Transfer RNA from a Candidatus Woesebacteria bacterium, 72 nucleotides, folded computationally.
The coordinates come from a structure-prediction model, not an experiment, and the mean pLDDT is 81.
It matches the Rfam family "tRNA". Rfam classes the family as a transfer RNA. About the family: Transfer RNA (tRNA) molecules are approximately 80 nucleotides in length.
The sequence is in RNAcentral, with records from ENA.

RNA sequence: GCGCCCAUAGUUUAAUGGAUAGAAUAGGAGUUUGCGGAACUUCUGAUCCAAGUUCGAUUCUUGGUGGGCGCA
Numbered sequence: 001g002c003g004c005c006c007a008u009a010g011u012u013u014a015a016u017g018g019a020u021a022g023a024a025u026a027g028g029a030g031u032u033u034g035c036g037g038a039a040c041u042u043c044u045g046a047u048c049c050a051a052g053u054u055c056g057a058u059u060c061u062u063g064g065u066g067g068g069c070g071c072a
Base pairs, nucleotide, nucleotide: 001071002070003069004068005067006066007065010025011024012023013022018055027043028042029041030040031039048064049063050062051061052060
């Protein structure tokens, strides 16, 4: 330099163009316990960036950024 793949919550991840973007775990609060842990209840928190297509984009297209793999 060329090609391919990936990017969603602190972390691991789900989502067939239409859902309040879902869950697990972590974190806060509470119940329970002699204390802690575990368990249960509850709360908080996310679509890498810009443009395009569309009535509607996490999803499709283009460019960029970052990461991985292959070729040279």